[in-house]
Context: one part of a larger RNA
Order: sequence, then structure tokens, then C1' cells
RNA sequence: CGUACGAUACUUGAGGGGAUCUGUUCCUAGUACGAGAGGACCGGAACGGACGUACCUCUAGUGUACCAGUUGUCUCGCCAGAGGCACCGCUGGGUAGCUAUGUACGACGUGGAUAACCGCUGAAAGCAUCUAAGUGGGAAGCCAUCCCCAAGAUCAGGUAUCGCGUGGGGGUAACCCCCCUAAAGGACCCUCGAAGACUACGAGGUUGAUAGGUCACAGGUGUACGCGCAGUAAUGCGCUCAGCCAAGUGAUACUAAUAGUCCGUGCGU
Repeated sequence: CGUACGAUACUUGAGGGGAUCUGUUCCUAGUACGAGAGGACCGGAACGGACGUACCUCUAGUGUACCAGUUGUCUCGCCAGAGGCACCGCUGGGUAGCUAUGUACGACGUGGAUAACCGCUGAAAGCAUCUAAGUGGGAAGCCAUCCCCAAGAUCAGGUAUCGCGUGGGGGUAACCCCCCUAAAGGACCCUCGAAGACUACGAGGUUGAUAGGUCACAGGUGUACGCGCAGUAAUGCGCUCAGCCAAGUGAUACUAAUAGUCCGUGCGU
């Protein structure tokens, strides 16, 4: 820009893409077959491998915004206690998120048209012949069934709902001018997001829990500082399952989403 008014939702599916794998064991059955050794077709079931999708409850990683321990050195006047630097200084753990080695699920099955091939009926050609007319079976392959995208599918689809002057003038008409009006809806702007390069998408904007803060809880670390007691001291014990704490869950308007502006028209060749 189009989809012959504008808009908000929900959709149909032309078409396109994805997926399409395979093993072992058991039953049938130690049966058929075979002198024996051995050992099935057909049919049924279970368990796997590889692959794929999603997820983070468990297991395991990461987790340079969390906690603790600790070395050297510098600073805060000193002690104590802290902080800076040294690969995040090093070490031990670790929330959310992101992950696989973890968890869940998938392939299944069925139908249709067929290939090679196997047929039925059957002439040309009194026979024969699956083929010439006609009519069956038949594959991991093809088309559906499964998952995803999808009306720019210009043949531009469908359904529901919402909204707007039967004003004036000119013109054959397309259309132009004036007055009034500015709908439904959308955007700007702002607070944000398991959405994201930007954009877009989604949640919200006081009739509000969108983010931050605060409170509570979960979870992590592992018993803070200070004081007291014991010990010459290192240190230990008590107050203390303490103290501190990121991304988690919930509650709460304390802070910030204020105020406002713009687009979009007037019943539609």
C1' cells in the first nucleotide's frame, strides 16, 4: 500500500514445512522341517539403542550481583572489626535463570492409490493368454491420518461484536469547497516482562500489584558483631539452627507508572 467504510476479537485451511530409523528377548514352539546337529515362516507381547520436542521436581553442572574459610600486602591512628588489590586472589558450598549427564513425552496404528510381482473373468487368435473392454491383491516408498506455519490464498475467505452529519454549496461524473463534528479504536509517553539486537510481541499505567522498596515465607551459607565464662595463649563454650543473603513465592500503594497530546472521521465505487 492492497484486501471498495473504519475497528476489535475469534477462526477456515489453499499451500508449505517437520516427523518417517532400528535391535534384543519372550510366547506361538523346541512346534513345522530335519537321521541328527540344528531350527523357522505367519501372528502376538515386552524391553532397549539412536533421534526429536518440551521441561527443571529429582540427579548433575554453571551461577565474576549470595554465604563462609583463608594467604600476602595496603588503608581506615592503634586493638578489635572491616574494606581495596592479588585470575572472582585462592578454597568450600550455592538461589533464580540457562543447561544435560536428569525428567516427561513422541514414533504407534489405520485407510486410500500404486511399483515390481501374483491373480479373476476374457477376446482379438473356436485354443491359450493377468489386458485389449472389465475387475482383485500387493512395499520401509506415494497420498492422508500426527505436529508446526499459513488469507499478499491479489480467487486477498468466514463468524461475532463495536463506531460514525439521511448539514450546506458547486459539478454530467470522478470529485471539490464551507460549517459543525473528531466516533469505535489505536498510538505517543511511562512502569516492566521466563518477549527481545533494534523493532516487534506480551503484562500494566491510580477504577492500579507493572517494577522498585518494605514485610512474611521458601531457599543458600553455617552459628555474625559484641559481651560474658574457661585457658598464659592459640582457642573453645554461652547468648545463637545465629548473623547475612541475588534473580524465587505471596502480601502491602511507601516510591515511580502524573498531567496530557496526537492519529483515526461523519453510513462508505
Molecule: large-subunit ribosomal RNA, domain VI
Organism: Pseudomonadota bacterium